Predicted 3D model of a 349-nucleotide part of an RNA (small-subunit ribosomal RNA, central domain) from a metagenome.
Model confidence (mean pLDDT): 85 of 100.
RNAcentral holds the full RNA, with entries from SILVA.

Context: one part of a larger RNA
RNA sequence: CUGGGCUUAAAGCGCGUGUAGGCGGCUAGGUAAGUGUCGUGUGAAAUCCCGCAGCUCAACUGCGGAACUGCACGGCAAACUGCCCGGCUUGAGACUGGUAGAGGCGCCCGAACUCUCGGUGGAGCGGUGAAAUGCGUAGAUAUCGAGAGGAACGCCAGAAGCGAAAGCGGGGCGCUGGGCCAGUACUGACGCUGAGACGCGAAAGCGUGGGGAGCAAACAGGAUUAGAUACCCUGGUAGUCCACGCUGUAAACGAUGCAUACUAGACGUUGGGCUCUCUGACGAGACCGGCGUCGUAACAAAAGCGAUAAGUAUGCCGCCUGGGGAGUACGGCCGCAAGGCUAAAACUC
Numbered sequence: 001c002u003g004g005g006c007u008u009a010a011a012g013c014g015c016g017u018g019u020a021g022g023c024g025g026c027u028a029g030g031u032a033a034g035u036g037u038c039g040u041g042u043g044a045a046a047u048c049c050c051g052c053a054g055c056u057c058a059a060c061u062g063c064g065g066a067a068c069u070g071c072a073c074g075g076c077a078a079a080c081u082g083c084c085c086g087g088c089u090u091g092a093g094a095c096u097g098g099u100a101g102a103g104g105c106g107c108c109c110g111a112a113c114u115c116u117c118g119g120u121g122g123a124g125c126g127g128u129g130a131a132a133u134g135c136g137u138a139g140a141u142a143u144c145g146a147g148a149g150g151a152a153c154g155c156c157a158g159a160a161g162c163g164a165a166a167g168c169g170g171g172g173c174g175c176u177g178g179g180c181c182a183g184u185a186c187u188g189a190c191g192c193u194g195a196g197a198c199g200c201g202a203a204a205g206c207g208u209g210g211g212g213a214g215c216a217a218a219c220a221g222g223a224u225u226a227g228a229u230a231c232c233c234u235g236g237u238a239g240u241c242c243a244c245g246c247u248g249u250a251a252a253c254g255a256u257g258c259a260u261a262c263u264a265g266a267c268g269u270u271g272g273g274c275u276c277u278c279u280g281a282c283g284a285g286a287c288c289g290g291c292g293u294c295g296u297a298a299c300a301a302a303a304g305c306g307a308u309a310a311g312u313a314u315g316c317c318g319c320c321u322g323g324g325g326a327g328u329a330c331g332g333c334c335g336c337a338a339g340g341c342u343a344a345a346a347c348u349c
Stems, first nucleotide, its partner, number of pairs: 004320003007303002012317001014200004021193003025088003029084003033081002035077008049065006091190001092187002094184006103176004107171002113149008124135002161168002205246006214240002219235004257316006265294008274285003299304001322349003331342004
């Protein structure tokens, strides 16, 4: 000195691409808009402040000074910001060679399941805490054979990996985005953030057309119960699946915006190239990148966080301002609708 905050108290947009804007590496020269300094003019009076004086004091008043932190013009300065013109390579990018991966999109297998047909068989099966509804002599369940169909991919599988997030898991093929590692004789600040905007965006839901095995809101029945619009059981339709279009939300979570720099250590894991030992495998070491566990200082109300920061700083964006009313009304924009986005007030505690 402390000039607020956002993991959990109110508060990080679900995620990205990027426009304007804001901010911007090292270095030479120029300029002088910002900036500094000096001068001139102006900045009415009153008021405020300081000094003195007048009413017995004071308020009040008079006189003088200061101030009026501003503006304009001129001179000078050139460190910093800006602008102009050069140079640079560390930021950023590029090129070459590798490399890991459930990253995204169209075809094919096997197990299981249900159904259909046939064989064997002959009275139960199924289900529960116990039952019943249900299925079964029109032959079920069980078992064998044949066929049809749809959806999901066991083991591998991992605290594993990939992706901006949502998310991604059988197999092979072509397609394609990004990352990482190693090398380079390349460009030369091309960068960071990002109001609007645009794109992506689980599940459910909606439209049109298909598909429909299993599961299963609604619904029906059986139980349970005082009741049981439930939990349990038997069924079962939307839906779940595909194509195209819409919706645009979530505890879209790490409840933690992005980028950069710096700040003890220890361990695990994953992708790399290098070095050492070695015939090699294996192993060890330091290094680059990702993920994770613990922990020092610091921070924090504490829980905790702790190089993956919630530490120390900078840039930019978003957001918060007592509880309820209310993420509501109204208006606007969007949507086929459901609804979404934006977003109050009265009143009340």